[in-house]
A computed fold for a 265-nucleotide part of an RNA from a Patescibacteria group bacterium, annotated as large-subunit ribosomal RNA, domain VI. The prediction has a mean pLDDT of 85. Rfam family: Bacterial large subunit ribosomal RNA.
Context: one part of a larger RNA
RNA sequence: CGUUUGAGUCUUGAGGGGAGCUAACCUCAGUACGAGAGGACCAGGUUGGGGGAAUCCCUAGUGUGCCGGUUGUCGUGUUUACGGCAACGCCGGGUAGCUACAUUCCUAAGGGAUAACCGCUGAAAGCAUAUAAGUGGGAAGCCCACCCCGAGAUGAGGACUCAUUUGUCAUUGACAAGAAGACUCCGGAGAGAUCAUCCGGUUAAUCGGCAGGCAGUGGAAGAGUAGUAAUACUUUAAGCUUACCUGCGCGAAUCAGUCGAUGAA
Repeated sequence: CGUUUGAGUCUUGAGGGGAGCUAACCUCAGUACGAGAGGACCAGGUUGGGGGAAUCCCUAGUGUGCCGGUUGUCGUGUUUACGGCAACGCCGGGUAGCUACAUUCCUAAGGGAUAACCGCUGAAAGCAUAUAAGUGGGAAGCCCACCCCGAGAUGAGGACUCAUUUGUCAUUGACAAGAAGACUCCGGAGAGAUCAUCCGGUUAAUCGGCAGGCAGUGGAAGAGUAGUAAUACUUUAAGCUUACCUGCGCGAAUCAGUCGAUGAA
């Protein structure tokens, strides 16, 4: 821009893409077959491998603005206590998120038309013949079925709902306002390079902050006691705590602007 009024929500599915895998074991059955050795078809079941998707409850990894330990050095006047730098200095753990080594599921069943091939009935050609008329079976393959995209499918589809009003001059009309809805703008995240998408914008819990919780670390500082001291114990399941959950308008989503019909399209 188109889809011939403009919107919001929900859809149909032309068409396109994806998937399609495989093994071992058990039963049938040591049966059919075979002198024996050996050893099935068919049918049913179990467990794997490979591939894929989703998810983070469990397990595990990461987790550089979480907690703790510790070395050197510098700084905060000194002690203590802290802070900076040294690959996050090194080390032990670890929330959310992300992930696999984790968990769950799928790769199934079925229908239709067929290939090679196998048939039924059957003439031409008194026979024969699956074929000439007619009519069946038959594959991991084809078309459906399963998953995803999908009306620019210009053949542009469908359903439901919303909007088409008011005022002045003055009546063919002009002017002014501005409908549903959308955008700009702002707070953001189940989204994200940007954009887009999605949520929210005071009639509000969207972010921050604060409070409580979950969870992590592992027993803070100060003080007291014991010890010559290093240190230990008590106060003290202490102190601190990022992304998680809930609550509370304390701070910030202010104010506003733009587009968008004017009739039977």